Large-subunit ribosomal RNA, domain VI from a Patescibacteria group bacterium, 246 nucleotides, folded computationally.
[in-house]
Context: one part of a larger RNA
RNA sequence: CGUUUGACACUUGAGGGAGGUCGACCCUAGUACGAGAGGACCGGGUUGAACGAACCUCUGGUGUACCGGCUUUUCUACCAAGAGAAGCGCCGGGUAGCUAUGUUCGGUCGGGAUAAGCGCUGAAAGCAUCUAAGCGCGAAGCCCAUCCCAAGAUUAGGUGUCAUCACCCCCUAGGAGACGACUAGGUUGAUAGGCUCCAGGUGUAAGAUCCGUGAGGAUUUUAGCCGAGGAGUACUAAUCGGGUGG
Numbered sequence: 001c002g003u004u005u006g007a008c009a010c011u012u013g014a015g016g017g018a019g020g021u022c023g024a025c026c027c028u029a030g031u032a033c034g035a036g037a038g039g040a041c042c043g044g045g046u047u048g049a050a051c052g053a054a055c056c057u058c059u060g061g062u063g064u065a066c067c068g069g070c071u072u073u074u075c076u077a078c079c080a081a082g083a084g085a086a087g088c089g090c091c092g093g094g095u096a097g098c099u100a101u102g103u104u105c106g107g108u109c110g111g112g113a114u115a116a117g118c119g120c121u122g123a124a125a126g127c128a129u130c131u132a133a134g135c136g137c138g139a140a141g142c143c144c145a146u147c148c149c150a151a152g153a154u155u156a157g158g159u160g161u162c163a164u165c166a167c168c169c170c171c172u173a174g175g176a177g178a179c180g181a182c183u184a185g186g187u188u189g190a191u192a193g194g195c196u197c198c199a200g201g202u203g204u205a206a207g208a209u210c211c212g213u214g215a216g217g218a219u220u221u222u223a224g225c226c227g228a229g230g231a232g233u234a235c236u237a238a239u240c241g242g243g244u245g246g
């Protein structure tokens, strides 16, 4: 831009894509078969490998804005307590998020037409013959079926609702993201920050008191602190406005 009014929502599916793998064990059954040794078809069940998708409850990883321990040095006059630097100074843990080696799920079943092949009926060719007319069975393959995209499918589809409103600029943000875009919101508001509570992490703060000559220990104290998580709460910021189309 088109789809011949516009917007929103839900759809049909022409067409396109993805997937389709392979074992082991058990039962049938030590049966059929076989002198024995050995040892099935068919059918049913269990459990895996690799592959794929999604996810983070578990197991782990990361987690340089979280917590703790330790060292040297500079500073806060000093002690104590802290801050800066030292690869995040080093070390021990670790929320959210992202992750695999972690978890869950998938391949199936079924239908149709067939290939090789196996057949029925059956002439040409009084027989025979699966084939010439006709009919049937038959694959991980083909077409459906399963999952995904999909009306620019210009044959531009269908249904419902709304219509004087719809959208943009602008602003708060993230389930989104290079930027556009997308999504959630903009006071008729929980969008982000703050605050409160909770979850969770670290592991018992500082100060004080007591014990010890002291290094240090105990109590107050399962404390103190806490990034991204959950809920609540308008305290702060989404103010006021402008534009386009109809």
Base pairs, nucleotide, nucleotide: 001152005163006162007161008160009159010158011157015149016148017147018146021049022048023047024046025045026044027043033038051106052105053104054103055102059100060099061098062097066093067092068091069090070089071086072085073084074083075082076081110144111143112142117137118136119135120134165245166244167243168242169241170186171185172184173183174182191237192236193235194233195232196231197230198229200226201225202224207220208219209218210217211216

It matches the Rfam family "Bacterial large subunit ribosomal RNA".